[in-house]
RNA sequence: UGGUCUGUAGCUUAAUAGAAGAGCGUCGGGCUCAUAACCCGGUAGGUGCAGGUGCAAAUCCAGCCGGACCGA
Numbered sequence: 001u002g003g004u005c006u007g008u009a010g011c012u013u014a015a016u017a018g019a020a021g022a023g024c025g026u027c028g029g030g031c032u033c034a035u036a037a038c039c040c041g042g043u044a045g046g047u048g049c050a051g052g053u054g055c056a057a058a059u060c061c062a063g064c065c066g067g068a069c070c071g072a
Stems, first nucleotide, its partner, number of pairs: 001071007010024004018055001025043006048064002051061002
């Protein structure tokens, strides 16, 4: 420097354009002599950034930034 893929909650991830859900975690409570396990409830992201298309964008398009791989 070129090509391909990729970026969603603290972590791992889901969502075929109709607008974001889960597991783990964490907080409170229950159970227990107590801890763990188990049970109940709460918690957190508008999707890397800023644009375009469209009635509607995490999703499509172009740019920038970060990451992985391949080539020179």